[in-house]
RNA sequence: GCUGAAACAGGGCAAACCCACCGAAAGGUGGGGACGCAAAGUCUCCGGUCUAACGGCGCCAUCGCGCCUACGAUAGCGGGAUUGCCAGU
Numbered sequence: 001g002c003u004g005a006a007a008c009a010g011g012g013c014a015a016a017c018c019c020a021c022c023g024a025a026a027g028g029u030g031g032g033g034a035c036g037c038a039a040a041g042u043c044u045c046c047g048g049u050c051u052a053a054c055g056g057c058g059c060c061a062u063c064g065c066g067c068c069u070a071c072g073a074u075a076g077c078g079g080g081a082u083u084g085c086c087a088g089u
Base pairs, nucleotide, nucleotide: 001089002088003087004086012037013036017032018031019030020029021028022027035076041082042081043080045079046078047077048074049073050072055068056067057066058065059064
């Protein structure tokens, strides 16, 4: 560097859901809890997906409603970058 289907060693992380908090929302944080994961360690560079506060357009007497749009989110959606345990080679 490559491979990890199974096995060895130490183990690691933590889905859904519940509670509390943050957020306009998507979602996030902490605790509980395990669906799973050989990087389910870390990073938004590329694509996808989610949300639409601000902004734009339209409707409406008003209240509001609809559409478009990330500067927001997702690393447990992929690609990529980077670091790493064990075993084999």
This is a predicted structure of an 89-nucleotide RNA (c-di-GMP-I riboswitch aptamer) from a Rhodocyclaceae bacterium. The sequence was found by an Rfam model in a public genome assembly. Its Rfam family is "c-di-GMP-I riboswitch aptamer". Gene Ontology term of the family: cyclic-di-GMP binding. NCBI's taxonomy places the organism under Bacteria, Pseudomonadati, Pseudomonadota, Betaproteobacteria, Rhodocyclaceae. Its mean pLDDT, the model's own confidence on a scale to 100, is 86.